About this RNA
SAM riboswitch aptamer (S box leader) from Dictyobacter aurantiacus, 118 nucleotides, folded computationally. The sequence is in RNAcentral, with records from Rfam.

RNA sequence: CUCUCAUCAAGAGAGGUGGAGGGAAACGGCCCGAUGAAGCCCGGCAACCCGCCUGUUUUCACUAACAAACAGGAAGGGUGCCAAUUCCGGCGGUCUAUGCUAUGCCGCAAGAUGAGGG
Numbered sequence: 001c002u003c004u005c006a007u008c009a010a011g012a013g014a015g016g017u018g019g020a021g022g023g024a025a026a027c028g029g030c031c032c033g034a035u036g037a038a039g040c041c042c043g044g045c046a047a048c049c050c051g052c053c054u055g056u057u058u059u060c061a062c063u064a065a066c067a068a069a070c071a072g073g074a075a076g077g078g079u080g081c082c083a084a085u086u087c088c089g090g091c092g093g094u095c096u097a098u099g100c101u102a103u104g105c106c107g108c109a110a111g112a113u114g115a116g117g118g
Base pairs, nucleotide, nucleotide: 001118002117003116004115005114006113007112008111013042015041016040017039021032022031023030027089028088029087043082044081045080048078049077050076052073053072054071055070056069057068058067086110090108091107092106093105094104096102097101
């Protein structure tokens, strides 16, 4: 960089440092920011992967153990995340009101994160 799969309406500090920017990229909106942005440290959230604990089932002549699958749990390790729906925008379909169009819903695209592969 690319492919596959899963998830994306919930959740997360009135701490320290730092000083002007930030909301992933481009553009346009709309916002956040000296009652202090980004970054870093600490803290927290979640539970995708690994490991751990409990239960059930399967294999077995039977029991236990091992293993696997499933359900639940705790949060040790690896990521991730901690304004606003993935802040909103694109394309298609559809409900309602309609002339443009608006709102809601569904799907796709794009993106983010994780796991696996090239």